[in-house]
Context: one part of a larger RNA
RNA sequence: UGACGGGGGCCCGCACAAGCGGUGGAGCAUGUGGCUUAAUUCGAUGCAACGCGAAGAACCUUACCUGGACUUGACAUUCUACUGCACGUCCUGUGAAAGCAGGAUGCUCGGCUGGACGGUGCACAGGUGCUGCAUGGCUGUCGUCAGCUCGUGUCGUGAGAUGUUGGGUUAAGUCCCGCAACGAGCGCAACCCUUGCCCUUAGUUGCCAUCGCGUAAAGGCGGGCACUCUAGGGGGACUGCCCGGGACAACCGGGAGGGAGGGGGGGAUGACGUCAAGUCCUCAUGGCCCUUAUACCCAGGGCUACACACGUACUACAAUGGCCGGUACAAAGAGGCGCCAACCCGCGAGGGGGAGCAAAUCUCACAAAGCCGGUCUCAGUUCGGAUUGCAGGCUGCAACUCGCCUGCAUGAAGUUGGAAUCGCUAGUAAUCGCGGAUCAGCAUGCCGCGGUGAAUACGUUCCCGGGCCUUGUACA
Numbered sequence: 001u002g003a004c005g006g007g008g009g010c011c012c013g014c015a016c017a018a019g020c021g022g023u024g025g026a027g028c029a030u031g032u033g034g035c036u037u038a039a040u041u042c043g044a045u046g047c048a049a050c051g052c053g054a055a056g057a058a059c060c061u062u063a064c065c066u067g068g069a070c071u072u073g074a075c076a077u078u079c080u081a082c083u084g085c086a087c088g089u090c091c092u093g094u095g096a097a098a099g100c101a102g103g104a105u106g107c108u109c110g111g112c113u114g115g116a117c118g119g120u121g122c123a124c125a126g127g128u129g130c131u132g133c134a135u136g137g138c139u140g141u142c143g144u145c146a147g148c149u150c151g152u153g154u155c156g157u158g159a160g161a162u163g164u165u166g167g168g169u170u171a172a173g174u175c176c177c178g179c180a181a182c183g184a185g186c187g188c189a190a191c192c193c194u195u196g197c198c199c200u201u202a203g204u205u206g207c208c209a210u211c212g213c214g215u216a217a218a219g220g221c222g223g224g225c226a227c228u229c230u231a232g233g234g235g236g237a238c239u240g241c242c243c244g245g246g247a248c249a250a251c252c253g254g255g256a257g258g259g260a261g262g263g264g265g266g267g268a269u270g271a272c273g274u275c276a277a278g279u280c281c282u283c284a285u286g287g288c289c290c291u292u293a294u295a296c297c298c299a300g301g302g303c304u305a306c307a308c309a310c311g312u313a314c315u316a317c318a319a320u321g322g323c324c325g326g327u328a329c330a331a332a333g334a335g336g337c338g339c340c341a342a343c344c345c346g347c348g349a350g351g352g353g354g355a356g357c358a359a360a361u362c363u364c365a366c367a368a369a370g371c372c373g374g375u376c377u378c379a380g381u382u383c384g385g386a387u388u389g390c391a392g393g394c395u396g397c398a399a400c401u402c403g404c405c406u407g408c409a410u411g412a413a414g415u416u417g418g419a420a421u422c423g424c425u426a427g428u429a430a431u432c433g434c435g436g437a438u439c440a441g442c443a444u445g446c447c448g449c450g451g452u453g454a455a456u457a458c459g460u461u462c463c464c465g466g467g468c469c470u471u472g473u474a475c476a
Stems, first nucleotide, its partner, number of pairs: 001476002003473003007470007015460002019424005026315002029312005034306001042053002064301005073124001078123001080121005087106008126290002129288003135284002137279003140275001142273001147186006153162003166177003192267004197235007206225002211222003238261001241255005317417001321376007333364003338357002343352003383414001388409007430452007
C1' cells in the first nucleotide's frame, strides 16, 4: 500500500421487510448429468453451464459410427517435365450411391512458343486433429457499481502519501464550502434514438367535418386537407417563478402554472481492471501432430437411445370456470421460387380457383381475453388432456428409425404441491392474444407488438451483493 475480520461508523440495491404471482408435487416439451450404445459428434459446469453455441439434426446440415470408394486429391496458385486435344450434352451396363466400364452427338478458342482443359509425376493442397495455460479478435462477469489515474508542487531516508481526506449534498469523485495543494485525463452527466404536449410544412392514408352523388349498409364516387394519421422542421422543462429550510452556498421540502416537472418514461452507451473466466468448432494465428489418412466422396445409421437425477418452460388440477351461440375494440411486422382475396368442394387439416399486391392502396388477418344470452352444479366431473387405436391432410426425392396438422374413438396422472427457492415497485406484476427471424416442412424456445390491468413498501435490526471513511492483523 492492499486484502481480510462472526471490528466500528455512514450509505445504496426487489438485498431483506410489506405485497402479488410462481418454481419445488402431476403430465408433457426442452437442455444437462448419468447409464446405454458400433456411434449416441464437440464445446459450455457456482453466481456468470444446463429452451446455452442450435435464429430450425428425416437426407443435407454433420464434425460421430458401420460399410463401400479414392490418393496431386472436393478446393487454391504457381513451378516444372512428359503426354493427350480438348470441352459440353445425351444414353447404356453395373452398383445402395459414390464410382467404375462403354457408346452416341454438338460446337468452337488457339494454332510458332503457347493458353485453357484432361492425364501422369514433382513441389504442395487438406485437417471441426491437440494446445483458449502460446495468441489476436469477440464475449460474459463484478456493474451503469462510482470509481480508476496522471502532470507539477509539497511531505516522507524510502515503499508511498497528499490531491481523491473533511463539513454538507447528489442517482453519481454530482455540486458547494473548507483544505499544501493547483490543474488535467478515462469514467458520471450531456450530445444520439424512441415515447408523452403543441405549432408548422406536405396530402391517392384519414373525414360526411362541410357540399353534392349514391347504397340494404359502406369514403363507395365527385370534391376538400379541417380533424385523425403519416414524416420532415420547430417550440416546450431551465429548480425559470413563489414560500419555507439550509452556511447567505450546493441542495432539499411544498406550491403555482403546465401535456409533462426537478434525471418526465424507455433504449443505446459498460472507466482502470478482476476471474491464466469463455471461445483454436465463426474467423484469424504460433507451436505440435496426420499425409493411400486424423484428408476427401458416397449410402445407411446416430446426434431423437432410457432404470434414473437436476435445470428451464408449457398445460392443468376448475365455477373469477368449462362448453355453445351472438357481438366489439389493437399495435407492430412480413410478402415475388412470395403473401394469397372473392367464390366452390370438404365436419376439418386442406384442396380447387384465380383477382389484387414489390404493397399507408392488395394479402397474411377472424385479434384474444372482454361484453350479451344459454347450459353445466362441485363430481376425478361437460374439469384435465397425457397415452393409445383407426382414418385422413401437408411439406419434401424420401416422414420406418425420426416431422407437423386434422377427424373419430380412447381417456392417464393431477383436487394448489415437503424442506427449500425465484421474479416483480406501474402501464410494472399478473393475464390475453398477434407478428417476426431461422425455415421446403417443423416453436410450449427466442426476439418483438399491443389489449385488460393490480397489491404493497412501517422501515434498514437481520440475510446477500456493493461504495466511502476508520481500526486490528502473525496474510500478500